Predicted 3D model of a 483-nucleotide part of an RNA (small-subunit ribosomal RNA, 3' major domain) from a metagenome.
Model confidence (mean pLDDT): 80 of 100.
The full RNA is in RNAcentral, with records from SILVA.
Context: one part of a larger RNA
RNA sequence: UGACGGGGACCCGCACAAGCGGUGGAUGAUGUGGAUUAAUUCGAUGCAACGCGAAGAACCUUAUCCUAGAUUUGACAUGCAUGGAUUAACUCCCUGAAAGGGGAGCCACGCCUUCGGGUGGAACAUGCACAGGUGCUGCAUGGCUGUCGUCAGCUCGUGUCGUGAGAUGUCGCGUUAAGUCGCUGAACGAGCGAAACCCUUGUCCUUAGUUGCCAACACGUCAUGGUGGGGACUCUAAGGAGACCGCCGGUGUUAAACCGGAGGAAGGUGGGGACGACGUCAAGUCAUCAUGGCCUUUAUGUCUAGGGCUGCACACGUGCUACAAUGGUGCGUACAAAGGGACGCCAACCCGCGAGGGGGAGCAAAUCCCAAAAAACGCAUCUCAGUCCAGAUUGCAGGCUGCAACUCGCCUGCAUGAAGUUGGAAUCGCUAGUAAUCGCGGAUCAGCUAUGCCGCGGUGAAUGUGUUCCUGAGCCUUGUACA
Numbered sequence: 001u002g003a004c005g006g007g008g009a010c011c012c013g014c015a016c017a018a019g020c021g022g023u024g025g026a027u028g029a030u031g032u033g034g035a036u037u038a039a040u041u042c043g044a045u046g047c048a049a050c051g052c053g054a055a056g057a058a059c060c061u062u063a064u065c066c067u068a069g070a071u072u073u074g075a076c077a078u079g080c081a082u083g084g085a086u087u088a089a090c091u092c093c094c095u096g097a098a099a100g101g102g103g104a105g106c107c108a109c110g111c112c113u114u115c116g117g118g119u120g121g122a123a124c125a126u127g128c129a130c131a132g133g134u135g136c137u138g139c140a141u142g143g144c145u146g147u148c149g150u151c152a153g154c155u156c157g158u159g160u161c162g163u164g165a166g167a168u169g170u171c172g173c174g175u176u177a178a179g180u181c182g183c184u185g186a187a188c189g190a191g192c193g194a195a196a197c198c199c200u201u202g203u204c205c206u207u208a209g210u211u212g213c214c215a216a217c218a219c220g221u222c223a224u225g226g227u228g229g230g231g232a233c234u235c236u237a238a239g240g241a242g243a244c245c246g247c248c249g250g251u252g253u254u255a256a257a258c259c260g261g262a263g264g265a266a267g268g269u270g271g272g273g274a275c276g277a278c279g280u281c282a283a284g285u286c287a288u289c290a291u292g293g294c295c296u297u298u299a300u301g302u303c304u305a306g307g308g309c310u311g312c313a314c315a316c317g318u319g320c321u322a323c324a325a326u327g328g329u330g331c332g333u334a335c336a337a338a339g340g341g342a343c344g345c346c347a348a349c350c351c352g353c354g355a356g357g358g359g360g361a362g363c364a365a366a367u368c369c370c371a372a373a374a375a376a377c378g379c380a381u382c383u384c385a386g387u388c389c390a391g392a393u394u395g396c397a398g399g400c401u402g403c404a405a406c407u408c409g410c411c412u413g414c415a416u417g418a419a420g421u422u423g424g425a426a427u428c429g430c431u432a433g434u435a436a437u438c439g440c441g442g443a444u445c446a447g448c449u450a451u452g453c454c455g456c457g458g459u460g461a462a463u464g465u466g467u468u469c470c471u472g473a474g475c476c477u478u479g480u481a482c483a
Base pairs, nucleotide, nucleotide: 001483002482003480004479005478007477008476010474012472013471015467016466019430020429021428022427023426026321029318030317031316032315033314034312042053043052065307066306067305068304069303070302071301074130078129079128080127081126082125083124090105091104092103093102094101095100109120110119111118112117132296133295135294136293137292141290142289143285144284145283146281148279153192154191155190156189157188158187159168160167161166172183173182174181198273199272200271201270203241204240205239206238207237208236209235213230214229217228218227219226244267247261248260249259250258251257323423327382328381329380330379331378332377339370340369341368344363345362349358350357351356389420394415395414396413397412398411399410400409436459437458438457439456440455441454442453
């Protein structure tokens, strides 16, 4: 100087408390461990691994993970040498599960030309350099990422003090979300962080009105901005305004600031996002990529078929659906936002109980389509039951995608109708448009195991204004036989 303390002082955070909803019990989903297996490819392992890499494992993907069959200058790149003008490509035959192997046919291009031929590029064959490796080492590395933590810290120059390591500044008193700001002081300044600058959302104005909108005026329809027209309004998208403790009162050291009020769409950082200092964990990743070293080279490379990654006494994590009446079912009737669409989205209409099929209009989309929002609301029924709750499992019959649904896809109809009556010890999330609850969309994608992930809006609470305790930070101080 640090680190640590079941030392002290101060202070903060959904850390506790106060509340709301869960997990832990059930079924099934998914990941992991284990056991199993010819193989169940590899990685991730306290927080910070376990719906993680994987934003899609039937084949492919896919990885020498397994079994079997092939191949050796190679599936891919560059170069060199030789060869032959026919090889290559194309067509056909045999063998084979395919890959591969064997055989037959056919025939090119440029330049020169004495029309005999010569020569060259691509390509082929042979050989040689080499290719190749998701093989090892993340404890050789780059890059990227997690975490402490959006915590308020981490440092430097000059000066001063100390023999020196070092200290001071960065401490103290107030204050703040903040090393934020003010004051004092041997310090004076500065940098990286904090804040601000950026995006978005909340209010208003200007500009611009098509594909959006429709107040007034017409036209038309069973009806609809459908049409003429209009720019008022909504909206769209570009530019601006607006919030600064600016104003008033109080407190405070006359300061920084804090408390209350007015005005205002918004008030003290308005809400959300992006943004993550010096460093810590030899944290994670050699399987995104790159890369040193090592290993391999008729194999640890490459190709193919089939299987496996899905296998199941069990254990754990994460989410789904429930156990019902604040509910289930039936009928009726409203109101979104954000997205996607050409190998695509697919309307009307017809067929089918339905999944779906036919059909073909429109739309590279503020125009057309996906598209029905659902909870909500109204009416009816069920009346507390393992039920008209719940839906696992199984049987049968179908549909779709795809070369192909046996291992191993999704969906529909009929039948079947398991566990489950609110969950022990324990444990998690959340402070406002939040929790809870309700649907909608997208990426990946032929299809899908999505209840996952990333977004979007609808309805919309309760509690706390405290810091004794648990936990994790920060700062000052103290002890130490630790570095």